[in-house]
Overview
The part of an RNA shown here (small-subunit ribosomal RNA, 3' major domain) has 477 nucleotides and comes from a phyllosphere metagenome.

Context: one part of a larger RNA
RNA sequence: UGACGGGGGCCCGCACAAGCGGUGGAGCAUGUGGUUUAAUUCGAUGCAACGCGAAAAACCUUACCUACCCUUGACAUCCUUGGAAGAAAGCAGAGAUGUUUUUGUGCCCGAAAGGGAGCCAAGAGACAGGUGCUGCAUGGCUGUCGUCAGCUCGUGUCGUGAGAUGUUGGGUUAAGUCCCGUAACGAGCGCAACCCUUGUUCUUAGUUACCAGCAUUUAAGGUGGGGACUCUAAGAAGACUGCCGGUGAUAAACCGGAGGAAGGUGGGGAUGAGGUCAAGUCAUCAUGGUCCUUAUGGGUAGGGCUACACACGUGCUACAAUGGUGAGUACAGAAGGAAGCGAAGCCGCGAGGUGGAGCGAAACAGAAAAACUCAUCGUAGUCCAGAUUGAAGUCUGCAACUCGACUUCAUGAAGUCGGAAUCGCUAGUAAUCGCGAAUCAGCAUGUCGCGGUGAAUACGUUCUCGGGCCUUGUACA
Repeated sequence: UGACGGGGGCCCGCACAAGCGGUGGAGCAUGUGGUUUAAUUCGAUGCAACGCGAAAAACCUUACCUACCCUUGACAUCCUUGGAAGAAAGCAGAGAUGUUUUUGUGCCCGAAAGGGAGCCAAGAGACAGGUGCUGCAUGGCUGUCGUCAGCUCGUGUCGUGAGAUGUUGGGUUAAGUCCCGUAACGAGCGCAACCCUUGUUCUUAGUUACCAGCAUUUAAGGUGGGGACUCUAAGAAGACUGCCGGUGAUAAACCGGAGGAAGGUGGGGAUGAGGUCAAGUCAUCAUGGUCCUUAUGGGUAGGGCUACACACGUGCUACAAUGGUGAGUACAGAAGGAAGCGAAGCCGCGAGGUGGAGCGAAACAGAAAAACUCAUCGUAGUCCAGAUUGAAGUCUGCAACUCGACUUCAUGAAGUCGGAAUCGCUAGUAAUCGCGAAUCAGCAUGUCGCGGUGAAUACGUUCUCGGGCCUUGUACA
């Protein structure tokens, strides 16, 4: 100087407390461990691995296994020789591939012979290739403490020196934020602000959006029309403790109030200092070293990654009446659409089929929002719950056996609110309700977004956990 303490002081955080809803019990989905297997490819492992890499494993992907094949190679550069490239067909084979036949002669230079570019084949070797190993050789990228308020430097001063000071102290703040004091004076990286979005208003603009007033209609802003309103998207205004009162040290600031759409960082996002964990990644990529080179490289088919006595994590659906079922009917936002979204109509109980209008979309379509209301059921393993299983189908796709999703009929398991323990959340939040997108031929209960309805509680900091500052002890470095 740090680190540590079941030392002390001050302070903060859904850290506890106060509340609301979960997990842990059930079934299923998904990931992991384990076991099994020819293979169940590899990585991630306290917080900070486990719906993680994977924003899609039937083939492909695919790295794994089995079998069959290739050896200058699927890919790059160089050399020699030959041939345009290419196209079509037959046979064998699971295919990769092998073999046979037919067709074919372009571009540039040159009168021609010939040469060249490009592509293909054969040959020789230099080399290619490796998702092989090492993340404890590395770059880059990332997680984490933590959006915590810290981390440092120059000059000066003090100390023999390591170092200290500044950065400590008194207040204050979300903040090393600001004020005052002060052997320190300044400065840098962080904080804040500048950026995006949302909340209010104004100006400009008015189609594909809007419709107050006027007219008209097939009663649909449909039409004439309007530029008010909504909205869209450019520009501006607005919030700064600016004003008032009180407290305070006359300061910084805090408390209350006014005005205001908004008040003290208005809400949300982006933004992550110096460092820590030899944290993660050699399988995104790059890369040192090392290893393989008729194989640890390359191709193909089939299988596997989907196994299943079990254990754990994360979720979905429930156990019902704040509900199930039937009927009726209203109101969103955001995002995507051309090898796409696909309307009306017709067929089917339905998944869906047919159809093909319109739309590169403020225009058309997907699109029905759902929680809502009424009726019924009457506390039952039920008109709860839907696993499992049988049968028949639909769709995608060469192909749904291993191993897809969905539909209909039948079947109707566990489950009556969950031990110890444990998680999330402070407001348009939790809870609850549906909608969309990426990936994607097909396949979400996951992920990322969007809106609808919309709470309870916070006395407080004694305790648990994590963190910040000062101080103290130390057989620690």